Model confidence (mean pLDDT): 85 of 100. The RNA shown here (transfer RNA) has 72 nucleotides and comes from a Candidatus Gottesmanbacteria bacterium. Rfam family: tRNA. Rfam describes the family as follows. Transfer RNA (tRNA) molecules are approximately 80 nucleotides in length. The source organism's lineage runs through Bacteria, Bacteria candidate phyla and Candidatus Gottesmaniibacteriota.
RNA sequence: GGCGAUGUAGCUCAGUGGUAGAGCAGCGGACUCAUACCCCGCAAGUCAUGGGUUCGAAUCCCAUCAUCGCCA
Numbered sequence: 001g002g003c004g005a006u007g008u009a010g011c012u013c014a015g016u017g018g019u020a021g022a023g024c025a026g027c028g029g030a031c032u033c034a035u036a037c038c039c040c041g042c043a044a045g046u047c048a049u050g051g052g053u054u055c056g057a058a059u060c061c062c063a064u065c066a067u068c069g070c071c072a
Base pairs, nucleotide, nucleotide: 001071002070003069004068005067006066007065010024011023012022013021018055026042027041028040029039048064049063050062051061052060
C1' cells in the first nucleotide's frame, strides 16, 4: 500500500427498514435468625464518527476513525 472482518448498556452479545433488547455485573425490594441461591423491580445507549437514500436507518450506500486478520 491492497483486500476483508468487527465496532450496539460497565462486560459478553442479539437485533437484516417501523418503540433499541437479553445474560452477567450494579442498585432497590421480597425471602432468611443471618448470608448465599431463587424471585420481583429499577437504572444504565449521541447504536464508532460524518454525510447520503427513505415517510421512516443500529439495519441500505459513501467517506473517515479504531482494532484484528490475509496479501504485498